[in-house]
RNA sequence: GGUACCUUCGCCAAGUGGUAAGGCCAGGGUCUGCAAAACCCUUAUCCCCAGUUCGAGUCUGGGAGGUACCU
Numbered sequence: 001g002g003u004a005c006c007u008u009c010g011c012c013a014a015g016u017g018g019u020a021a022g023g024c025c026a027g028g029g030u031c032u033g034c035a036a037a038a039c040c041c042u043u044a045u046c047c048c049c050a051g052u053u054c055g056a057g058u059c060u061g062g063g064a065g066g067u068a069c070c071u
Stems, first nucleotide, its partner, number of pairs: 001070007010024003018054001026042005047063005
């Protein structure tokens, strides 16, 4: 230098253009004499900037970061 892929909550991770699942952690609550366990509840500007569209996490362009391969 070239090619391909990835970026979603503190971590992991799903997501056919139509209100962003789930698990772990954390916080709050119920229960208990106190705890633990269990159960319930809560937490999203989807890397950034534009474009397309009635509507974008998703499609397009540019940028940033990362991984692999080639050179």
This is a predicted structure of a 71-nucleotide RNA (transfer RNA) from a Clostridiales bacterium. Its Rfam family is "tRNA". The family's RNA type in Rfam is transfer RNA. The coordinates come from a structure-prediction model, not an experiment, and the mean pLDDT is 81.